[in-house]
RNA sequence: UCCUGGAAAAGGCAAACCCGCCGCGAGGCGGGGGCGCAAAGCCGCGGGCCUCUCCCAACGGUGAGGCGGCCGGGCCGCCGUA
Numbered sequence: 001u002c003c004u005g006g007a008a009a010a011g012g013c014a015a016a017c018c019c020g021c022c023g024c025g026a027g028g029c030g031g032g033g034g035c036g037c038a039a040a041g042c043c044g045c046g047g048g049c050c051u052c053u054c055c056c057a058a059c060g061g062u063g064a065g066g067c068g069g070c071c072g073g074g075c076c077g078c079c080g081u082a
Base pairs, nucleotide, nucleotide: 005079006078012037013036017032018031019030020029021028022027035069041075042074043073045072046071047070048067049066050065051064052063054061055060
């Protein structure tokens, strides 16, 4: 350095839910709270799911958003042989 995984050590993040704020909404931010996570760090690049608008009798289509804790991918990162 790479593969690898998380035994040990040092830590980190923070589900559901509650409160406040923002948003038409999906959802986001802060506080509390821990279900869990070896990348549950970052990036909407691909897929997927969700929301809103318009068109359509409907199926569906278009545009704009959201989700990184849905999957894939890219980039960066702690420890070091159990």
A computed fold for an 82-nucleotide RNA from an uncultured Rubrobacteraceae bacterium, annotated as c-di-GMP-I riboswitch aptamer. The prediction has a mean pLDDT of 82. The sequence was found by an Rfam model in a public genome assembly. The model forms 100% of the base pairs in the Rfam consensus.